[in-house]
Molecule: transfer RNA
Organism: Bacteroidia bacterium
RNA sequence: ACCCGAAUAGUUGAAUGGCAAAAUCUUUGACUCCAAAUCAAAAGAUGGAGGUUCGAAUCCUUCUUCGGGUG
Numbered sequence: 001a002c003c004c005g006a007a008u009a010g011u012u013g014a015a016u017g018g019c020a021a022a023a024u025c026u027u028u029g030a031c032u033c034c035a036a037a038u039c040a041a042a043a044g045a046u047g048g049a050g051g052u053u054c055g056a057a058u059c060c061u062u063c064u065u066c067g068g069g070u071g
Base pairs, nucleotide, nucleotide: 001070002069003068004067005066006065007064010024011023012022018054026042027041028040029039030038047063048062049061050060051059
């Protein structure tokens, strides 16, 4: 330099173009003499910018970061 792949809650990690799951973490409540465990609830996310579409995490372009490959 070129080619391929990945980027989604703090972390891990799903999602046929049609309401963004789940686990874990955190907080609150129940339970307990107090904790832990358990149970219930809450908060928390689509890497940036454009485009296509009635509608984009998903498709297209570009940028950034990371990983792999060719020479």